[in-house]
Small-subunit ribosomal RNA, 5' domain from an uncultured prokaryote, 490 nucleotides, folded computationally.
RNAcentral holds the full RNA, with entries from ENA.
Its mean pLDDT, the model's own confidence on a scale to 100, is 87.
Context: one part of a larger RNA
This record gives sequence, structure tokens and C1' cells, in this order.
RNA sequence: GAACGCUGGCGGCGUGCCUAACACAUGCAAGUCGAACGGGGUAGCAAUACCCAGUGGCGAACGGGUGCGUAACACGUGAAGAAUUUGUCCAUCGGUGGGGGAUAGCCGGCCCAACGGCCGGGUAAUACCGCGUACGACCCUGGAGGGACAUCCCUCUUUGGUGAAAGUCGCAAGACGCCGAUGGAGAACUUCGCGGCCUAUCAGCUAGUUGGCGGGGUAAAAGCCCACCAAGGCAACGACGGGUAGCUGGUCUGAGAGGACGAUCAGCCACACUGGGACUGAGACACGGCCCAGACUCCUACGGGAGGCAGCAGUGGGGAAUCUUGCGCAAUGGGCGAAAGCCUGACGCAGCGACGCCGUGUGUGUGAUGAAGGCCCUCGGGUCGUAAAGCACUGUCGGGAGAGAAGAAGAUCUGACGGUACCUCCAAAGGAAGCACCGGCUAACUCCGUGCCAGCAGCCGCGGUAACACGGAGGGUGCGAGCGUUGUUC
Repeated sequence: GAACGCUGGCGGCGUGCCUAACACAUGCAAGUCGAACGGGGUAGCAAUACCCAGUGGCGAACGGGUGCGUAACACGUGAAGAAUUUGUCCAUCGGUGGGGGAUAGCCGGCCCAACGGCCGGGUAAUACCGCGUACGACCCUGGAGGGACAUCCCUCUUUGGUGAAAGUCGCAAGACGCCGAUGGAGAACUUCGCGGCCUAUCAGCUAGUUGGCGGGGUAAAAGCCCACCAAGGCAACGACGGGUAGCUGGUCUGAGAGGACGAUCAGCCACACUGGGACUGAGACACGGCCCAGACUCCUACGGGAGGCAGCAGUGGGGAAUCUUGCGCAAUGGGCGAAAGCCUGACGCAGCGACGCCGUGUGUGUGAUGAAGGCCCUCGGGUCGUAAAGCACUGUCGGGAGAGAAGAAGAUCUGACGGUACCUCCAAAGGAAGCACCGGCUAACUCCGUGCCAGCAGCCGCGGUAACACGGAGGGUGCGAGCGUUGUUC
């Protein structure tokens, strides 16, 4: 964040599975680079242009979803890291020398229901591996100065050792890259003080437990892990156990103090069928990656394989209940690319729902023989009621026609929304009012029906033959595209 009943004209802005973290058909949601590389193809006589699987690079750790778990340094806030890491980006310093061997694609052969796989041949690179070089970096050996918090930190200097690189485009100038290092920005990790649920019908808990020496391990301190040694550590200021729960900015309420909540938006955390694990990488123990186990579903030639909507739509189920299998990358933002551009269910829009808030309409003036009709009546009349009709007008919304944006930055080009908003003209009162209540609380009264029946009811209470309380009618009161009821909170 509502639901239900009756009713329902329009617009704007918001908002919409609170239940089964139940199961999911289908489509889409993460790609891009030919200016890293060899090659295949199409067009062409060719130059050349275009397309493409593969190798390689960057991204896929962002963005999007959900709240299962978690009472914890998870979160909030304030500190510490002299115990740390950091791709891309910014600033600065220095470098980019010379070689080698493979492999996919491809060709040939073979197996296979499928997923896929095997053998042989041969090939490229910004893929991989040595060598040389090393300002600064790391390790080792000395020296000097300064600082600090115990281990230490900074600056200068010194002996020996270790560790780099890649090219592409361009006629060129050059541009983009590549390697080592220092600092920064942003990010991440670690530690600590304090703060925020219920329960004592949970009172004792604890053996890697608490500390030490040594070692391993990590980017990094640490029982994080291991061997040995000691016997400690926590607790009525509530340990341990149980229950519940993502936390916060905030939201609701309230004069405040406080109480309740944590939808939408924003920050952090956790999770991705269930459980476990690592790999790659600057970053993951990785929603749309991998491996193992399990449950479930599907395919099968029975040998074996495939899958994971708590992404956007959508389906079944559950439920009182919650939407379209829409349009577009035009804007904003993100990934890749030198760029053109490609991708983007992020996002921008549209659709559906009175779910909420706000605005607006359903007409205006005149009109008394107070018409007809309804209801009441003491039968005189009263009331609905200027209400209607009639007459004269107006033109909001809706309808038709014309014209038509801003949002586009940057001179040109580029708009999903959208022929939308807005504007002008035309016709026409025409298409647009209901719901609850009327005993007291509580604004609003009569008649008929019923007869402790049928029923009403939030509380008090109404109904047994004159019911302002039940049901209908007339009238009235209150709100009004809503009105009531129920639920929840203060």
C1' cells in the first nucleotide's frame, strides 16, 4: 500500500501481491570492439565496401528484484587502521629492446538420438613463455637525521639480490594504447566506543573456550587455523537459552513528551530452487557463471542430457485483495567502441484500477392560474415548490473541424509520449448524481405495513395493535463522484 456494498462525468499528480522466498508456458531483461588477430563469406574485373563464427580485450561484481535469514559491528552515529587493497579516471616521473614455442578458427578423417566429443595437419595476435635493461618498487646488509602510540613511521644514503612492457590507426604530424612507480579521487576491507525488540515460567554459560610462545594463512591485525603451554573468559548493568524482526533517513499520530510503523523514494545489509564449494578477476565465493549433493520439472534412440522469473510483462495456485505477455531508446543514466554506432523491460512514456490526494463539471437568469402528480390533512388546506413546464441565455468537460508545441543539448539532424498539451471555430442544455442517515448521543418526522413476529443495533436499547428505533413511501439532514461498512494505528 487497504478490502467489501451501492453508485460512478472528466483531468492532473502519485500509487498498485501486505498472502505462497509457492510452481512457472512464452518473449524480452548484457553486451560490445574488425582501429588487437588469423581467417570464412557476399558484391565487384579490381581497388574496395559490407557481414560473420572463433582467438583476444573490456564489461558482465553496475543497473534491476526480494526481505528468507540475521538480535549481529547487520544497521545508525562517532573514532582508529603506524594492520590494509584498489581495474577504469586525474596529476607527476621513468620506460616501451630483442627472441621463442603453441593453440582455436580452418582443412582432412571419425563417433554421436541429443548435449556434444576424438584423432591428424597447419596458422595469427594487444593470447602465452624465456632473455636484456630498472628512475623509482620489493627483499637482505650497514650509516645519519627527524617523529611517534609498545610492536613502529618518515627523509637521506649504502652492499647484494628479485621483478616490466604491445602494439594499432594515420601519407605524415600525431592519436589511442602498453609497462614500472608515487600521489589523489572515488570505492572496498578490518577494529572499537555509544545507541535502538519481548521474555527470568530461560540463571548460570563456555574446551578453540580465555590468554601466551611458535608456525601457517590473508590485501591486512587477530584462535582466523594448527602444535605446545597456562586456566582462564562471560553473567542480575541480564550472560546463555527461547520468541519475534532486515536496519536507517523517515511515515502516521500527538500541543508536546511519547506511541505505533519501516509500502512507495533514498542509504546500508542479506539472499537468488535448497545446501556446500571454490575458479576467474582490481573487485564475486558471483540472480540471468562453474562444480558437487538434494528435491522438483522437461527431453531421450534408455546409453544419457537440459532447467531455475525474489528482472519486465504474463500464467496457475494461495487470498478479502493488488495492473499490460504495450511503445521508445527522443531525454537522463550505464556498458563497449577512436568514432559512426550497437546494447540497455535501468529509464522515459503510454495502458488498466475512484486505490489516494487535488482541481473541475453535471448549467445560468426569469418564471405562480403556486399546473399536473405524489404525500399529509382538523377536508379549510399544507407540502414537494421557482422546483418543473414555458421564455431568454451561456458554453467548462465531453463531441466535430482547423492549427499545433516546449521538452533538442551544439550550427545542421534527431521526439516514444503525440497530432498529446495548449489555442481558434462550430453545433448543442444536450451525454454527466449518488450514497448514508433522521429515538438519545447526533443535524434531520410524518403516514402505511408488521404485531416480542419479521427484523434493527456502535452504546443505551427498540418490536407483544396507534413503533419519530423494524420494512416501504412522502418529506428532511449530512456528505458528494463519491458515500457507507469492516480492518489497522495514534